[in-house]
RNA sequence: AAUCAAAACCGGCAAGUCAGUUGAAAAGCUGAACACGCAAAGCUAUGGGCCUAAGGUUGAAAAACUAAGGUUGCCAGGUUGCAGCA
Numbered sequence: 001a002a003u004c005a006a007a008a009c010c011g012g013c014a015a016g017u018c019a020g021u022u023g024a025a026a027a028g029c030u031g032a033a034c035a036c037g038c039a040a041a042g043c044u045a046u047g048g049g050c051c052u053a054a055g056g057u058u059g060a061a062a063a064a065c066u067a068a069g070g071u072u073g074c075c076a077g078g079u080u081g082c083a084g085c086a
Stems, first nucleotide, its partner, number of pairs: 012038002017032006036073001042079003046076003049071003055066004
């Protein structure tokens, strides 16, 4: 100097609650008070799963089906990162 990589430190994110706001909804965003938890709980909707059904289709009706809508804190894939003992 390089590889590997445990623990610790410095930090990071923020479930849920409340208020406001966008949206047909699912859900998202912002703020507050907190902290369920997370080594990628950073980014990405690429694959699967799940949620919703405005619009569309069917139906006498009730309803059913449907994603180009959403979920990355559902599981993977891709991608970018902090720390560094033996």
Predicted 3D model of an 86-nucleotide RNA (c-di-GMP-I riboswitch aptamer) from Rheinheimera sp. 4Y26. The sequence was found by an Rfam model in a public genome assembly. The model forms 95% of the base pairs in the Rfam consensus. The organism belongs to Rheinheimera, within Bacteria. Model confidence (mean pLDDT): 85 of 100.